[in-house]
Predicted 3D model of a 75-nucleotide RNA (c-di-GMP-I-GGC riboswitch aptamer) from Marinobacterium nitratireducens. The coordinates come from a structure-prediction model, not an experiment, and the mean pLDDT is 86. It was read from a public genome assembly, where an Rfam model found it. Rfam family: c-di-GMP-I-GGC riboswitch aptamer. Rfam links the family to the GO term cyclic-di-GMP binding. Of the family's consensus pairs, 95% are formed in the model.
RNA sequence: CAUGAUCAAGCCACACCCGCAGUGAUGCGGGGCCGGAAAGCCACGGAUCUCCCUGAGAUGGCCGGGUUGCCUUGA
Numbered sequence: 001c002a003u004g005a006u007c008a009a010g011c012c013a014c015a016c017c018c019g020c021a022g023u024g025a026u027g028c029g030g031g032g033c034c035g036g037a038a039a040g041c042c043a044c045g046g047a048u049c050u051c052c053c054u055g056a057g058a059u060g061g062c063c064g065g066g067u068u069g070c071c072u073u074g075a
Base pairs, nucleotide, nucleotide: 001074002073004071011036012035016031017030018029019028020027021026034061040067041066042065044064045063046062047059048058049057050056051055
């Protein structure tokens, strides 16, 4: 630098439920565990969604991209 989950150690937590915040999309905490090899982080591009709609916001577990990282294997 590349590779994929075989080894080993682990990690995250869809839907749903409860509480809180927000006009809302949704987010946070607890439970839960469909899945994930970056389902860690970043709203840069696209896409979708929301609203007090010439603008502002949300989604990184929608796609792409950037960036950091454990292990295996190869150079």